[in-house]
Molecule: transfer RNA
Organism: Candidatus Collierbacteria bacterium
């Protein structure tokens, strides 16, 4: 330099172009306990940036950013 892949809660992953973007772990609060852990109940928190297509974009297209793989 060329080609391809990936980017969603703090972490690991879901989500046919249309539901309030969902789950587990984590964190916080409560119940329980002599204290803690475990268990149960509740809360918390995300679509990398910009533009485009569309009535509607996490999803489709473009550029950029970051990460990875292959070739040279």
């Nucleotide at each position: 330099g060329c080609u391809c892949c990936c980017a969603u809660a703090g972490u690991u992953c879901a989500a046919c172009g249309g539901a309030u973007a969902g789950a587990a772990c984590g964190u916080c609060g409560g119940u329980u306990u002599g204290c803690g852990g475990a268990a149960c109940c509740g809360a918390u928190g995300a679509u990398g940036a910009c533009c485009g297509u569309u009535c509607g974009a996490u999803u489709c297209g473009g550029u950029c950013u970051g990460g990875g793989a292959g070739c040279a």